[in-house]
Molecule: c-di-GMP-I riboswitch aptamer
Organism: Syntrophomonadaceae bacterium
RNA sequence: CAGCGAUAAAGGCAAACCUGUUGAAAAGCGGGAGAGCAAAGCGAGGGAUCUAAGGUUCGUUUAAGCGAACUAUGGUUGCCUGGCCGCCGAA
Numbered sequence: 001c002a003g004c005g006a007u008a009a010a011g012g013c014a015a016a017c018c019u020g021u022u023g024a025a026a027a028g029c030g031g032g033a034g035a036g037c038a039a040a041g042c043g044a045g046g047g048a049u050c051u052a053a054g055g056u057u058c059g060u061u062u063a064a065g066c067g068a069a070c071u072a073u074g075g076u077u078g079c080c081u082g083g084c085c086g087c088c089g090a091a
Base pairs, nucleotide, nucleotide: 004089005088012037013036017032018031019030020029021028022027041084042083045081046080047079048076049075050074054071055070056069057068058067059066060065
C1' cells in the first nucleotide's frame, strides 16, 4: 500500500414502536427507544422499489363532482450496483 474483519480497544450510527412537527402521500426532521450496522459515512449516477399532489387518457354525470389506468418533476443509499471519502489492527 492492497486485501481482510476479533466476543479487541477507543469512538460512532440508530430499526420497529411511541411522540411533536412538515408534507397530498411516500417520507423527512426533532425527542424517547435500541433491533441491528465496519462504512447503517457522503451522494439518487444505473437498476430496483414506494408515493401520485399536479398532468394525460378513459368511465360516469346536464353540470359541479366522483371514479379508474398511466405518469416523478417527490422519496428510499438501512435493497443491489458503481463513484467519492474515512477510524482501528488480532488472525